[in-house]
RNA sequence: ACAGUUUGAUCCUGGCUCAGAAUGAACGUUGGCGGCGUGGAUUAGGCAUGCAAGACGCGCGGAAAGGCUCCUUCGGGAGUACUCGAGCGGCGUAAGGGAGAGUAAUACGUGGAGCACCUGCCCCCAGGCCCGGGAUAGCCGAGGGAAACUUCAGGUAAUACCGGAUAACGUUUCCGAACCAAAGGUGAGAUUCCGCCUGGGGAUGGUUCCGCGUCCUAUUAGCUUGUUGGUGAGGUAACGGCUCACCAAGGCCAUAAUGGGUAGCGGGCGUGAGAGCGUGGCCCGUCACACUGGGACUGAGACACUGCCCAGACACCUACGGGUGGCUGCAGUCGAGAAUCUUCGGCAAUGGGCGAAAGCCUGACCGAGCGACGCCGCGUGCGGGAUGAAGGCCCUCGGGUUGUAAACCGCUGUCGGAGGGGAGGAAAUGCAUGGGGGUUCUCUCCCUUGUUUGACCUAUCCUCAGAGGAAGGACGGGCUAAGUUCGUGCCAGCAGCCGCGGUAAGACGAACCGGACAAACGUUAUUCGGAAUUACUGGGCUUAAAGGGUGCGUAGGCGGCACGACAGGUGGGAUGUGAAAUCCCCCGGCUUAACCGGGGAACUGCGUUCCAAACCGUCGCGCUUGAGAGAGACAGAGGUGAGCGGAACUUGCAGUGGAGCGGUGAAAUGCGUUGAUAUUGCAAGGAACACCAGUGGCGAAGGCGGCUCACUGGGUCUCUUCUGACGCUGAGGCACGAAAGCUAGGGGAGCGAACGGGAUUAGAUACCCCGGUAGUCCUAGCUGUAAACGAUGAGCACUUGAUCGGAGGCUCCUCCAUAGGUUUCCGGUCGUAGCGAAAGUGUUAAGUGCUCCGCCUGGGGAGUAUGGUCGCAAGGCUGAAACUCAAAGGAAUUGACGGGGGCUCACACAAGCGGUGGAGGAUGUGGCUUAAUUCGAGCCUACGCGAAGAACCUUAUCCUGGGUUUGACAUGCACGGAUGAACCGCCUGAAAGGGAUGGUUUCUGCCUUCGGGUGAAACGUGCACAGGUGCUGCAUGGCUGUCGUCAGCUCGUGUCGUGAGAUGUCGGGUUAAGUCCCUUAACGAGCGAAACCCUUGUCACUAGUUGCCAGCGAGUCAUGUCGGGGACUCUAGUGAGACUGCCGGUGUUAAACCGGAGGAAGGUGGGGAUGACGUCAAGUCCUCAUGGCCUUUAUGCCCAGGGCUGCACACGUCCUACAAUGGCACGCACAAAGGGAAGCAAACUCGCGAGAGUGAGCAAAUCCCAAAAAUCGUGCCUCAGUUCGGAUUGCAGGCUGCAACCCGCCUGCAUGAAGCCGGAAUCGCUAGUAAUCGCGGGUCAGCAUACCGCGGUGAAUGUGUUCCUGAGCCUUGUACACACCGCCCGUCAAGCCACGAAAGUGGGGGGCCGCCGAAGUCGCCGCGCCAACUCGCAAGAGAGGCAAGCGCCGAAGCGGAACUCCGCGAUUGGGACUAAGUCGUAACAA
Repeated sequence: ACAGUUUGAUCCUGGCUCAGAAUGAACGUUGGCGGCGUGGAUUAGGCAUGCAAGACGCGCGGAAAGGCUCCUUCGGGAGUACUCGAGCGGCGUAAGGGAGAGUAAUACGUGGAGCACCUGCCCCCAGGCCCGGGAUAGCCGAGGGAAACUUCAGGUAAUACCGGAUAACGUUUCCGAACCAAAGGUGAGAUUCCGCCUGGGGAUGGUUCCGCGUCCUAUUAGCUUGUUGGUGAGGUAACGGCUCACCAAGGCCAUAAUGGGUAGCGGGCGUGAGAGCGUGGCCCGUCACACUGGGACUGAGACACUGCCCAGACACCUACGGGUGGCUGCAGUCGAGAAUCUUCGGCAAUGGGCGAAAGCCUGACCGAGCGACGCCGCGUGCGGGAUGAAGGCCCUCGGGUUGUAAACCGCUGUCGGAGGGGAGGAAAUGCAUGGGGGUUCUCUCCCUUGUUUGACCUAUCCUCAGAGGAAGGACGGGCUAAGUUCGUGCCAGCAGCCGCGGUAAGACGAACCGGACAAACGUUAUUCGGAAUUACUGGGCUUAAAGGGUGCGUAGGCGGCACGACAGGUGGGAUGUGAAAUCCCCCGGCUUAACCGGGGAACUGCGUUCCAAACCGUCGCGCUUGAGAGAGACAGAGGUGAGCGGAACUUGCAGUGGAGCGGUGAAAUGCGUUGAUAUUGCAAGGAACACCAGUGGCGAAGGCGGCUCACUGGGUCUCUUCUGACGCUGAGGCACGAAAGCUAGGGGAGCGAACGGGAUUAGAUACCCCGGUAGUCCUAGCUGUAAACGAUGAGCACUUGAUCGGAGGCUCCUCCAUAGGUUUCCGGUCGUAGCGAAAGUGUUAAGUGCUCCGCCUGGGGAGUAUGGUCGCAAGGCUGAAACUCAAAGGAAUUGACGGGGGCUCACACAAGCGGUGGAGGAUGUGGCUUAAUUCGAGCCUACGCGAAGAACCUUAUCCUGGGUUUGACAUGCACGGAUGAACCGCCUGAAAGGGAUGGUUUCUGCCUUCGGGUGAAACGUGCACAGGUGCUGCAUGGCUGUCGUCAGCUCGUGUCGUGAGAUGUCGGGUUAAGUCCCUUAACGAGCGAAACCCUUGUCACUAGUUGCCAGCGAGUCAUGUCGGGGACUCUAGUGAGACUGCCGGUGUUAAACCGGAGGAAGGUGGGGAUGACGUCAAGUCCUCAUGGCCUUUAUGCCCAGGGCUGCACACGUCCUACAAUGGCACGCACAAAGGGAAGCAAACUCGCGAGAGUGAGCAAAUCCCAAAAAUCGUGCCUCAGUUCGGAUUGCAGGCUGCAACCCGCCUGCAUGAAGCCGGAAUCGCUAGUAAUCGCGGGUCAGCAUACCGCGGUGAAUGUGUUCCUGAGCCUUGUACACACCGCCCGUCAAGCCACGAAAGUGGGGGGCCGCCGAAGUCGCCGCGCCAACUCGCAAGAGAGGCAAGCGCCGAAGCGGAACUCCGCGAUUGGGACUAAGUCGUAACAA
C1' cells in the first nucleotide's frame, strides 16, 4: 500500500467481497505451567438460606447472662461492676457497596456567577457553662392477641425534656429598641483531658443561576393560560410563577419550537496517517434509581437500597380475626438465554463507623477458588547420528519423499513431582523501661530498649529421580504462504467473493506431503479500517446516479475603490483552569514481559488580561469603474386587442358533360345514370397563412410567421449629462408555463383518438384503405406536466486564433459611394493550450478562479406503498421499506450479424446444352422385420461413403450351438525331464477339440578329456502376464473433410491511443491474386498468391532397340521379313522458346489495359501436384499409435451353421430406356493408356454360344490380353408399346471354387413387364469443355451399371450483375460475443417468499376530560384531651399543644372522547425468485 469480481478484450463509473486491528464475547476441536487482569451485556424477571451497620458503661437508671467474693435449707440467695442482654440518650445509619430502568435536559461536559445560599464531625480565634422544674422508657403489677404486637395502673434516671437568669463582634430594626444558649463525664484532684453553649473565620461537602457544547426524525409546523411579564403576599437555606391574588397579553419557533423514536453523561476506550467514525464493560468523576406509584417525618445532610405511612401487584405465615416481606449489597437459586464464577478465608494490610482507649463492627477491602475469557512469560529437550533402516505416500519402476526425523550414542535438568529450609508483605497502635521538651496536668510530642500482631501468598535455596509427565487446531483453486494420489461422478458435498462437482476434481471426502500459527487454532457476531463508498481535510452532476421547465423576489449567504475610527472575528504574549488514572517520553521495581511506581510532556478546550490593526466585521466621510437613470438613433414572427385580405378546401345552387370516380403493393369497402369524378360561374363557412424563409430575427422559458391600426414589454448602438454600491444569488413564496385533458358557453371547413367497415395475416383488437365522434378553433376558468434538451443552473473575471451571418458606431486614401481597417452586442462553424473515461469540449468551455442556489450516492422493488398536501376529475408534489441480485451502467475496441449502404468476384444468377425428380433395374441409407439382420458415417462437408469387390474365409461382445483357459501371438522366472518335431496311422465328433497310442527318422544348439556335461529351441506344470474390432474421437497423437486455390493471415521496428487496439493491410488506379503502381507515419519482413516441380503443345541436339523405313539392296501371295539406314514418326534425355519483349492507343512520364505484328503457343498457353492463420469439441479409439476405465474358464481364442443379401415402405447416387440424329444386319477404318508367371495366352480343333481341349510365344516398345466403339458404306424397319425397351420368369448349359440352396458371374432358346421424355422442386457444365463412344486397370479364385484412368467424335450460349446462393474489401448501426439457430418482452398456468389494501379484531404508549379520592403537608376549626409556664390557698382559669373534624392539592382506581404504534384478518393487489410449461414476438439491425 491494496486485491478479487460486470467485458471476447479495454478504459471509466459503481456496488459487493477479502486481507488488518479490536471485544466483558459465544460456539467447535484441543489443552503442560506460571504471573497480571477480567467474568450476568439477556428478564430493572422472581428469590430459599447465611452474612453485608453498628458502636459507646469515660452520658443514664440499672443487672438478663458469665466471672469474682460471701452466705446457703444445695433449690438458691446477696454483693461487686471485671463484664454487660434489653432500654433511655448521643453519634453513625444520607458514607461505603450495587445496577443503568428512567432522563434529550431538573442530566452531563467546560467556563463563569452567588450583595440570593447552607454546611454535623475537623482546624483557628473570641466569649460562656448560673438557678430551677416536670416527665418518660426500662422495671414491677394486671390484661388482650395464634402471631406480629399491644392496652391499663404504679413508679425511676440522664449529656433526654422544660422554665428562669445572663446577652454581643449574633438576629431583627422605623435606629428608639427588642430578642436569643448551655451538660456534664473521668478522676483523690480539672480554667488545663474528653465534652457542652454563643459568635466570627477557615477547610470540606453541597445547593442555585448563567454562556457554550451534547443522537435520529419535517411522512411532527406551529406550541403555550401559571402560559410571558408586572405588583403584592406566602414559601424556601436561598433567587425565582416555586405557589397564590390582581393587572397586562404576552412568551417560544425554519439558527427547528412542539411532538415522536432512541439513549444515563464525561475522563476515556477501539480504530484510523490524520480529520473522523464507533463506543461508554473494568477503573475514576457525576447523575438518576432501590418491588411499582405517591407522600412526608427525623436530621447538618434524605423525601432515605437493608427507616416510616398509604395505594397496587406479587410472595409467604395464619387459629381466617389478622399479619409479614422487598438481594439493581456478597455468595447462592430458579427462569429466560449462545452466554458469564465459590452459599470460600480474614479483618494481617489499606480505609470507614463508634469509642478517651483497649477494642468491636466492616461480603468496603485484602486474599484464595472456578473459567485458556484476555494480555504476558516459560516449557514439551540439547549435541552427534546414513546402510539415508522399517513403515507410509508418490513413481517415468530408475527412484523420490517423510528424513537426522527415528533407532542408537553422549549430555542437560527449565517447568511439573517428592522432601526440607526460607527473605518478605509489619509498620504502627497498645503495654512496660529509661531519657528529653511542652510553665502547671489525669494530657501530649520525640528518642532508646523489650514485648505483641500474617487470612493468604510464597520469591529463592538445597536434596532426589529421570528425557522421563507435557501439541494441537485450522488451512493448501485465485485473492493468499502452501500439492500430489485415491474415492466420488451436478450425486455426496464445498463456498468470504469469484466460483468448484455432469469419470482423469491441485476447490467435495480420505491419505501422504506442505506452508502459516501455536497452548491454542478456527468459526460466528459486532466496531473501525481499507471506503476519496457522504468527500471539512477529500467526490461529483453533457452521455455513467445527479441542473429545479422558466422568471420575479423574501429570509439568508456573498459583495467595488479611498481615508479615518473601533477592536466583535483574526494573529501574538502572559496568566488561570483543563481532577486522578489512561496515552507518549525518561528513570526505576518485580530474573524478563505483561503489570506496577516516580518525574516530565501532553490534554489540540474554555476564561481573564496585554499588544497588533493588514484582512473580515461595524461606524463615519468620500469616489466612479459595478448597477441604474437621461438624451439621440436602430432592428425584430416579442406580447395583447380590433379590423382587413387572397389562395386552397368543403358544402350548397346553377351550367357543360355522360360512366365511371376514388383508392392500393394489389384490391375491396365507399361515391356515381336520383348524373358522380372532371370543368365553369355564384354563394356560404371555418381553419391555416404558400413564395419571401435563411446554419436569419425576437422572447426568461413555454413559444412567436398574411396585412393594417391602437396599446405595450424587452434589447442594441452612440453621447458620457445625472445618482453614487443602489449589486449577485436566492431556501420558502408568487407568477408564467407545449401538447393532451377537465368545466361552462359558442363554433365546427379540413384533419382526426374512440368507433364502424374493407383489406393484409395463421391470427391482426395494428401497420394500408373508406368513413367518422370527442378534440383540434374562440371566450372564461382549471390542470402544471414533457426527450419542458444544449439531456450542460445563474452571475462576474481571466485565458492563442481563423472564418461566416445579423444589428449599430467610427475611420483611411482627394469630396461622395463601395471595398478595406477598427470597435460594441447577438447568432453559428472549425480549431490552440487546457480539460475529459472517452466521445468530445474549446472566449456561447465541459479551461482557470470566485459567489450563491438545486441535485446525486449500486441495480431491481419504485417514482410504487403509506401519510400529508394540491386538483372537479384525470392526476400532480413530497416519497419509503421488506425482499432480491453481483451486478446494473458510460464511452470506446475487435469481431459477428442486419429483410443497412458502396465496390468486387464465383456455372451464383441470367443465356445455353445435357440431366435428376416419373419407369424398370443396380447400389447405399432410413424404417420395418429378425435368434442375428455386426459397427461407424448424418445439411452443404452421411447415403456406388469406410468396403480397391460379405457364398465359407473375410466377420467384428451379429445370432445359434460345440469346445478351450498361460491361452491363436510376445517376453521372463521356477520346476520337470528327453518327454520334442515332422510324416503316416486309430477312436469319438459337424469341425474345433478330446482320448488312447503304434510305426518311421530326413530335424535337435553349445562344450567335450568323447565317458559325458549343460539344458538353448521345443514340450508339460505353475507364476508374472498375454489378449480384447470392449467404452470414451468430449482425454489424445497422426491422418482426413469443409470454408477454399477464397486472398487472405500475421510479425519486427517506428508512430498514434491511458488502454483494448490502430497504423502498416486504408485511399486512387490495376490484377485471377494483399498482383503491381502511385499516394501515404510508416518502413520492412514472414506464411499464403505467383514462381520453382510433373504433364501436354513447337523446334533443335544427342542416342537408335524390341520402335521407324525416305533412299539403296535382298526376299515374300503378302507383312521392316532381312541387309542396312537415322532422314521421318516415335522413344527418352538434354536444351531452346513466351518476357507485355516489339508497334500503336488509353492511362498519372506509373502499374496496367485494349488492339496489332511476329510466332507452334500471347498475356498465369491447357491440365496436375501444391491448400496460409484458423473454423466446425467436424470425422476416425473399427487402419495405426495412445492416457484412463472395464473384462480375465471371458467382452480372449478355436470351430460348424446361419446372418450382414431378410421387405408393406421412404430417400440419395447411378445404369438402361422410352426410340428413326434411332434399331438390326453385313462390310470397312482410325486410338491412347495399361496389364501379364499360382499370369497373359496366339494359332489350331470342338461347341450356336458361354466355353472346352491342346498349347506356340512372352518376365514383354519384341509375345499375348486386343475386337476399339461411335464413325463411314449398304440394306431392312416407317412411328407402333414397335425389328423401341429390356425387366421378370421357365428350360438347357458353361466357368470359378472344398462348396454357387439361402447367396456368384456368363451363354443359348423361350418369355417379353413398366416405360411414349417425366409435378413441385433440383443438379452439372464456359472448350478439346458439355454431350456422346468405346478401351484399360486396381480389387479379385469367381463376381463391376461402382471406382480410378485412357483416348475417339465433338457442340451451344454468355462478355451482363437487377435478383437467388456463397465469398472478399470498405463503411454504418447494434442491448449480439455460445456471436441472429443471437438477445429478449408481457399475459397466463405452477411453486415459494416478503409487502400493501381490507369488513373488522386484539394489545401497547403518552397526553386530555370527568368521577372517586388513600397517606400526607399546608390552612381552618378544635366543644374532646394535656405534667412543666402564668394567675390562683385550692378548685379552676389562661397561654400553648394534641386528637377528632372540615377544606385545597393529591397517587392508585373507574369512566369517556380522541391521537399514535404494533399484531391478527376471509378476501384482494401488484412485486421478487424459480429447472422446465402456454400464447404471441414488443425492444436491440430503418